[in-house]
RNA sequence: CUCUUAUCCAGAGAGGCUGAGGGACCGGCCCGUUGAAGCCUCGGCAACCAACUCGCAAGAGUCAGGUGCCAAAUCCGGCAGUAGCGACGACGAAAGUCGUCGGUUUCUGGAAGAUGAGAG
Numbered sequence: 001c002u003c004u005u006a007u008c009c010a011g012a013g014a015g016g017c018u019g020a021g022g023g024a025c026c027g028g029c030c031c032g033u034u035g036a037a038g039c040c041u042c043g044g045c046a047a048c049c050a051a052c053u054c055g056c057a058a059g060a061g062u063c064a065g066g067u068g069c070c071a072a073a074u075c076c077g078g079c080a081g082u083a084g085c086g087a088c089g090a091c092g093a094a095a096g097u098c099g100u101c102g103g104u105u106u107c108u109g110g111a112a113g114a115u116g117a118g119a120g
Stems, first nucleotide, its partner, number of pairs: 001120008013042005021031003025078004043070003048066002051062004074112001079109003085102007
């Protein structure tokens, strides 16, 4: 780097060095000299893998060794669709029906990304 698979609305920050960016990309919206990113120290969260216990198994529990993480739902959206809404048009006496377009949503699925485990 590629592939497979699981998870992603919970949770958890102080100090030091340094000094302008950061939130993957694009759009939006945010964070930031009351100090961004990065590095170091200490702390914490969680429980994917490992270990241990129970269990026929599925699974449950304990622990914290290997990772990971500690603004905002992966910050929101991006692509497709359902439902509802609006505008315009057609039909209709009317109620209304149909079509096109637009944008919206604690909706559904997908894409992309992140992390773990496994493989190449």

SAM riboswitch aptamer (S box leader) from Anaerolineales bacterium UBA6663, 120 nucleotides, folded computationally. The model forms 92% of the base pairs in the Rfam consensus. The prediction has a mean pLDDT of 83. NCBI's taxonomy places the organism under Bacteria, Bacillati, Chloroflexota, Anaerolineae, Anaerolineales.